RNA sequence: AGAGUUUGAUCCUGGCUCAGGAUGAACGCUAGCGGCAGGCCUAAUACAUGCAAGUCGAGCGGUAGAGUAACUUCGGUUACUUGAGAGCGGCGCACGGGUGAGUAACGCGUACACGACCUACCUUUAACACUGGGAUAGCCCUGGGAAACUGGGAGUAAUACCGGAUGUGGUCACGAUUGUUAGAGUAUUGUGAUUAAAGUUGAGGCGGUUAAAGAUGGGUGUGCGUAUGAUUAGCUAGUUGGUGAGGUAACGGCUCACCAAGGCUACGAUCAUUAGGGGGCGUGAGAGCGUGGACCCCCACACGGGUACUGAGACACGGACCCGACUCCUACGGGAGGCAGCAGUAAGGAAUAUUGGGCAAUGGACGGAAGUCUGACCCAGCCAUGCCGCGUGCAGGAUGACGGCCCUAUGGGUUGUAAACUGCUUUUCUGAGGGAAGAAAAAUAUUUAUUUAUAGGUAUCUGACGGUACCUCAGGAAUAAGCACUGGCUAACUCCGUGCCAGCAGCCGCGGUAAUACGGAGGGUGCAAGCGUUAUCCGGAAUUACUGGGUUUAAAGGGUGCGUAGGCGGCCAUAUAAGUCAGUGGUGAAAGUUUGCCGCUUAGCGGUAGAAUUGCCAUUGAUACUGUUUGGCUUGAAUCAGGAUGAGGUUAGCGGAAUGAGACAUGUAGCGGUGAAAUGCAUAGAUAUGUCUUAGAACACCAAUUGCGAAAGCAGCUGGCUAGACCUUGAUUGACGCUGAGGCACGAAAGCGUGGGUAGCGAACAGGAUUAGAUACCCUGGUAGACCACGCCCUAAACGAUGCUAACUCGUUGUUUGAUCCGUAGGAUUGAGCGACCAAGGGAAACCGUUAAGUUAGCCACCUGGGGAGUACGCUCGCAAGAGUGAAACUCAAAGGAAUUGACGGGGGUCCGCACAAGCGGUGGAGCAUGUGGUUUAAUUCGACGAUACGCGAGGAACCUUACCUAGGCUAGAAUGUGAGCGCUAUCCGGUGAAAGCCGGAGUUCCUUCGGGACGCGAAACAAGGUGCUGCAUGGUUGUCGUCAGCUCGUGCCGUGAGGUUUUGGGUUAAGUCCCGCAACGAGCGCAACCCCUAUUUUCAGUUGCCAGCACGUAAAGGUGGGGACUCUGAAGAGACUGCCUCCGUAAGGAGUGAGGAAGGUGGGGAUGACGUCAAAUCAUCAUGGCCUUUAUGCCUAGGGCGACACACGUGCUACAAUGGCGGGUACAGAGGGUAGCGAAGGGGUGACCUGGAGCCAAUCUCAGAAAGCCCGUCCCAGUUCGGAUCGGAGUCUGGAACUCGACUCCGUGAAGGUGGAAUCGCUAGUAAUCGCGCAUCAGCCAUGGCGCGGUGAAUACGUUCCCGGACCUUGUACACACCGCCAGUCAAGCCAUGGGAGUUGGGGGUGCCUGAAAGUGGUGACUUUACGGGGAGCUACUUAAGGUAAAAUCAAUGACUGGGGCUAAGUCGUAACAAGGUA
Repeated sequence: AGAGUUUGAUCCUGGCUCAGGAUGAACGCUAGCGGCAGGCCUAAUACAUGCAAGUCGAGCGGUAGAGUAACUUCGGUUACUUGAGAGCGGCGCACGGGUGAGUAACGCGUACACGACCUACCUUUAACACUGGGAUAGCCCUGGGAAACUGGGAGUAAUACCGGAUGUGGUCACGAUUGUUAGAGUAUUGUGAUUAAAGUUGAGGCGGUUAAAGAUGGGUGUGCGUAUGAUUAGCUAGUUGGUGAGGUAACGGCUCACCAAGGCUACGAUCAUUAGGGGGCGUGAGAGCGUGGACCCCCACACGGGUACUGAGACACGGACCCGACUCCUACGGGAGGCAGCAGUAAGGAAUAUUGGGCAAUGGACGGAAGUCUGACCCAGCCAUGCCGCGUGCAGGAUGACGGCCCUAUGGGUUGUAAACUGCUUUUCUGAGGGAAGAAAAAUAUUUAUUUAUAGGUAUCUGACGGUACCUCAGGAAUAAGCACUGGCUAACUCCGUGCCAGCAGCCGCGGUAAUACGGAGGGUGCAAGCGUUAUCCGGAAUUACUGGGUUUAAAGGGUGCGUAGGCGGCCAUAUAAGUCAGUGGUGAAAGUUUGCCGCUUAGCGGUAGAAUUGCCAUUGAUACUGUUUGGCUUGAAUCAGGAUGAGGUUAGCGGAAUGAGACAUGUAGCGGUGAAAUGCAUAGAUAUGUCUUAGAACACCAAUUGCGAAAGCAGCUGGCUAGACCUUGAUUGACGCUGAGGCACGAAAGCGUGGGUAGCGAACAGGAUUAGAUACCCUGGUAGACCACGCCCUAAACGAUGCUAACUCGUUGUUUGAUCCGUAGGAUUGAGCGACCAAGGGAAACCGUUAAGUUAGCCACCUGGGGAGUACGCUCGCAAGAGUGAAACUCAAAGGAAUUGACGGGGGUCCGCACAAGCGGUGGAGCAUGUGGUUUAAUUCGACGAUACGCGAGGAACCUUACCUAGGCUAGAAUGUGAGCGCUAUCCGGUGAAAGCCGGAGUUCCUUCGGGACGCGAAACAAGGUGCUGCAUGGUUGUCGUCAGCUCGUGCCGUGAGGUUUUGGGUUAAGUCCCGCAACGAGCGCAACCCCUAUUUUCAGUUGCCAGCACGUAAAGGUGGGGACUCUGAAGAGACUGCCUCCGUAAGGAGUGAGGAAGGUGGGGAUGACGUCAAAUCAUCAUGGCCUUUAUGCCUAGGGCGACACACGUGCUACAAUGGCGGGUACAGAGGGUAGCGAAGGGGUGACCUGGAGCCAAUCUCAGAAAGCCCGUCCCAGUUCGGAUCGGAGUCUGGAACUCGACUCCGUGAAGGUGGAAUCGCUAGUAAUCGCGCAUCAGCCAUGGCGCGGUGAAUACGUUCCCGGACCUUGUACACACCGCCAGUCAAGCCAUGGGAGUUGGGGGUGCCUGAAAGUGGUGACUUUACGGGGAGCUACUUAAGGUAAAAUCAAUGACUGGGGCUAAGUCGUAACAAGGUA
């Protein structure tokens, strides 16, 4: 110090989350030791038991008991000494200890004040202590009561109580002097009045009284500081003040009487909620934020509430009285109690300890002291609760052991020098021994200072902790490691299991069969006697921004002005010194923090000294700035004068066009309206045309990018009234200014009220259309409204989404309205407005840019993630509608801004393609073939499914193929390799069987260098096998976009960046083809070319091909000799390049019935398929990871099935006929195939075919007859001489076998079908159409399929509006799984929180009335005590806790029903929004 998370990617805004530190913690797993700290945060709930405050005989009387002595009736009595408990009395109990309920307050903190006060014990000073009195506890006697307790009688003491005296002094009254203060006072002094005391001891001494002073401790007052809410805005009657009185230690409405009417509050009163405050503590760089446990200070409280008494001090934790709740005892009549002291118990809770030891130390109470008391305190116990320290060993040791885990697995890696093993050490541990400091006082004894007192010295005595800490010796690696994590953030990776299951998760997110994210294992990482989790706080978060944020579009500028308070404010001088600055003084407790040093072996911890304590108060000084005072100034601001300006406002009058209506006239059948129609109007005369009349509303042209206004807004013309800004020059005032919370005013449209008005328009409504629907868009009507007057409403995307004011910061240009000047078609300068473009600068960017969103200053308003929600409740306003103010629960990890690249658009532009159009021929109808779906089946094996599946994998399913079904068999298996061994297994025969197989019998291979080898069999063993699954784990291959023209890279440049530029633009092309331009310059993959075929030709070559010429020869025939001319064959060349010409063009290039040429603008065809897309297809071609299977999902065999058949679809064939069918005759190809083959001639058969076997491994032989065509004949428009399905019969061929289930032949039979609905396909030239031929597979063939070959051989293209697909540029976007996208809403279902709600229940606070305990105060006091100038009981008045009652307000819980909201893989309805989202 940052990181993760919104996106396809980017920048920004913005929230959420994480890494750090901390804790009085808790929980999970684990645990060796010590030191130092800490330990009911919840129920201020209830408490059993014990202890926590007593002490003094040197204040008093004196008892039980004990001792001694005497006496004795031996029971005891008396005297003396001593003397517990209890009692009177004194001091203490107001400290110490606990808790944080209450309290928002002078409670606390801090600084002052008391000229308004008190203070026991302590210290100092001064002066005293004389003389009397009567009681009363205890004790004794005697009652009541269960007890607690209590009554009566007799009698007694005091340092208890009460008189009298004295009065240094105190107090009060009246004076005098002094002279202080702002003011009630101080000091000195006179007179008068009044007021004290206590004793004890042998002595010292200890006490007593009065007064003063000090010290200590308190009391009171004041300034400043100290929580949230305005959805709490008004509060207050002793209230605010005065006079007088009372009361208090003291001031004071503290209380009372009277008088006045004040007091507090927006600088937040009152009310509500929450809370002890501080020193400090945690965190943080700090400022802050959070917190107040332990320790220290203050406050408050002591079962809830009230009250006083005593006392120096209390309204009193372990005191009293009363009321209340609760608990306990009871003899039922009455009583007792208060752990928020220390332990402990119950309860609550996630959770917090021993009913311990000791007064040895420190401190406290009492005492003269010894001493007693002290759960304060000092110690110990429990708890890893925290902090700190130590240890669990160190060194060597490689066959890198065993085992585990992983892998490419004869082996390697890792665990890992880790272990074993060897040597060493001993903190800790065990055993044994020694053994502290904390202790010094007091006291006692003694001694010194002459002595008492006092002070000092010496000796003795005192330790809970504790035989503890610590030290020494011995033994022996001996007694001691876990927890979390391991996808990113964040250090650390593999295997197995699981299969959106189980589970994980702080955020993002993992898991649907190869999970580094779940669970386990191995390894690793981090920390370590701990480690993780949870909770809370700070930090990170500049995410409330004082330090240190923002507001055009992300959340955020008020709709606009005027103006109050407030904030801020021009120049010069004067005074002051409030702010400000500096010095000094006081205070800021200690502890803590921090620095130095020191002590425990170190550290934590502790000691000591310093610093800091940022603050407050006082005082002295400074005077620039701010404030205040006084005096001036003119530049800010304003006023006057003169100009000119505009749709500024308001009011009255006037005008024309248009529209509607009415009247009249002309005139006749339609008008109107739409995408098209209809509703509507019209023969009762519309629409149209003309004239006249009338009504209301709005003001064409001018008109603009203009003008005016604070905004809303303002437009015909004229007048009246009225406001403003602006310009010019001078004069006047003299800071009069800016902003502006509240407040006031204005405020479009719609809406509301009352009364008018209503031509056109037009919500609602009606009708007509559209539509699946159409409560819409379109049409015909039409009411409110719109208009006027008056009164409300008060909101808008009230927008420049940009508050107002002032200053400063380059320019260019247009325009409105002024002024000045000049050399006047005009130009220059200077103001105020309205616009555009830009420099600097700013900004996330878009953009802004003197009209700022730049640089500054002042003031106001507003924002703090999205949703819930501008909602609910409350309040204010309003006639209502509603407006203003304005939350929470809950929920999400985003929501959002700008820009980028794509994709998309029922956006735009340009262009292409058999895309449309123009044509030709088909499909869809029929029959059949074939494929698919479906159905069926034991099985109908599997795959392929829009284009890009469906005559596809399959280029050959009768068996085989074959993967499917049924049945029979085999189990290291059907195949292959190594292989000991055997040459008996080979082979043949028989039985059985459907076969495979099983059983039995016969049976002795070849070569040899004699070692052996070939071949065959073959035990054991090792490698099996699988057309089983996953094409979404893969390779390879393939389809498609698409033979479309695109896709990228390097460097440079631009941009914060994604990215852009290049590749866009202007042309051109089939083409990102080329040219030109250009912050780009180049390059790559594609295009093109190079390759093959074909069209022309040359050269070479010339068999099996050819035959012109020469010769031979045949019935004929290149048959033969020969030949290379020609055809042809097959090798090498040539040729075409817009090269030439004309025109157009800068060029590229284009045009031409141009030339030449076989061919002309890529000549035609093929091969060739960029980056990529579709998780496209294929695990069944093959290969392959993983999974599954092993007497089966493998293998063998027979039979069946893949061929089923109500039906649906695709692809084809044949047709429906005369451009035809049939019969006869006749002509011309190319490309292929052939030895288990093609098979000639000849012969047989109507034919399929049979026979035959020449020739041929092929330019030689053969398949092989091409067909359409041409010639002749026939048929005559019909279900036919068309068509051939179907069926019957007879055959041929292949094959082991044609039943399921082959093809072909012949004879017979002769179905549908007469050109095919919606729709749809192919094709642009040697193409479509049409005709036949060949080949692969193959025994044969279901081939009408596929792949090739040639023959004959068209029509049409105006053109690019439209459909489909594609390319480029541009635009919009809320899409990015990318429009087959996204997505708002109602309804239905589940869950959650919440509002209303007849009400119901409860809490706290206040008010009125009634009642009213204890207590206090006042009055009275006939009774009582007498000690009396007195006190008390009683009675009474007032105040008051609690209680009752009444009506309201308020807060919470709950409530039938009800409202909306949020969330939830696959519900319903439609499609509102995002593209012109199909009506912006």
Small-subunit ribosomal RNA from a metagenome, 1480 nucleotides, folded computationally. The RNAcentral record of the sequence draws on SILVA. Its mean pLDDT, the model's own confidence on a scale to 100, is 83. Rfam family: Bacterial small subunit ribosomal RNA.